[in-house]
Context: one part of a larger RNA
RNA sequence: CCAUCGUUAAGGAACUCGGCAAUCUAACCCCGUAACUUCGGGAUAAGGGGUGCCGCUGACGUAUUAGGAUUUACUCCGAAAAGCAUUGGCGGCCGCAGAGAAUAGGCCCAAGCGACUGUUUAUCAAAAACAUAGGUCCGUGCCAAAGCGCAAGCUGAUGUAUACGGGCUGACGCCUGCCCAGUGCCGGAAGGUUAAGGGGAGGAGUGAGAGCUCCGAACCGAAGCCCCGGUGAACGGCGGCCGUAACUAUAACGGUCCUAAGGUAGCGAAGUCCCUUGUCGGGUAAGUUCCGACCUGCACGAAAGGCGUAACGACUUGGGCGCUGUCUCAACGGUGGACUCG
Numbered sequence: 001c002c003a004u005c006g007u008u009a010a011g012g013a014a015c016u017c018g019g020c021a022a023u024c025u026a027a028c029c030c031c032g033u034a035a036c037u038u039c040g041g042g043a044u045a046a047g048g049g050g051u052g053c054c055g056c057u058g059a060c061g062u063a064u065u066a067g068g069a070u071u072u073a074c075u076c077c078g079a080a081a082a083g084c085a086u087u088g089g090c091g092g093c094c095g096c097a098g099a100g101a102a103u104a105g106g107c108c109c110a111a112g113c114g115a116c117u118g119u120u121u122a123u124c125a126a127a128a129a130c131a132u133a134g135g136u137c138c139g140u141g142c143c144a145a146a147g148c149g150c151a152a153g154c155u156g157a158u159g160u161a162u163a164c165g166g167g168c169u170g171a172c173g174c175c176u177g178c179c180c181a182g183u184g185c186c187g188g189a190a191g192g193u194u195a196a197g198g199g200g201a202g203g204a205g206u207g208a209g210a211g212c213u214c215c216g217a218a219c220c221g222a223a224g225c226c227c228c229g230g231u232g233a234a235c236g237g238c239g240g241c242c243g244u245a246a247c248u249a250u251a252a253c254g255g256u257c258c259u260a261a262g263g264u265a266g267c268g269a270a271g272u273c274c275c276u277u278g279u280c281g282g283g284u285a286a287g288u289u290c291c292g293a294c295c296u297g298c299a300c301g302a303a304a305g306g307c308g309u310a311a312c313g314a315c316u317u318g319g320g321c322g323c324u325g326u327c328u329c330a331a332c333g334g335u336g337g338a339c340u341c342g
Stems, first nucleotide, its partner, number of pairs: 001337008010328002014326001019323001027051005036041001038171001052093008067077003094098001106321007113313002118130002134169007146155003172308004177238003182235002184231005191226003197220002202215005239257005266300001267297001278294005
């Protein structure tokens, strides 16, 4: 010096991207326990006290008992007092220390995301990702739809719409606005267009002729497309400019252009805000982070769901108490290496 372990004056996060790491805490009994809440929870919340041994004393306890009654039998009545165990009170004893060793939560506040328990990148990611009950839409009437297979056949299912398959959303609470012009899907005995086929006016070749062989106009011909309508928890979309109030500022109001319709509720510098460390407030002596507001949303927004939400989380962010060799700043020690000899 390396690995690992132990202890440390004073300070106590000053370390650092970040308390990473390591401490602290820890059992049982008693007291006590907030906001919030889906009334279950939160909760071991938080925060306190006790714990050994000896003597005395109390409680509990004894009972499937002793004993007694009755009867053929079944059965019925029914104590007292010790020990063991548990537990209370009083007094005393010893040590630095009585859960005497070992094993055995640090805690709290605020916010984000995901409801939750679960699942995952075997070998750098465990998460806010996936799943999930619940919601909704679409398909499917049974030889079901859907899927595998060339087929036979099989799954679905020895099920039958309270069933099965597929898509999206994702507990719960309050909700889920406008647009059907485009695209998709669904419906539409009309009309337009449309293939083979039917049809055969008319025409061509050849031939002496009969004929044979060709070309071929009307017209009749499906689905599809056009067309008409419906449909958004289908793919998706959800404006611009100008003016206006008796300070100023702003604009409830008006004008105009465009659109299928111009973003409703709620939320908002957000895990989304470029300008930006926006501005104000809080917290700090000092805060690009954090919390609460504001709204000028570069570029939130309603099942690619919107906004809340108790509980939960080896999740993420900020703060606090406690505690510490993380640090000021390092020291000493144990064990095993490294090094030297063998």

Predicted 3D model of a 342-nucleotide part of an RNA (large-subunit ribosomal RNA, domain IV) from a Chloroflexota bacterium. The organism belongs to Chloroflexota, within Bacteria. Its mean pLDDT, the model's own confidence on a scale to 100, is 88. The RNAcentral record of the full RNA draws on ENA and SILVA.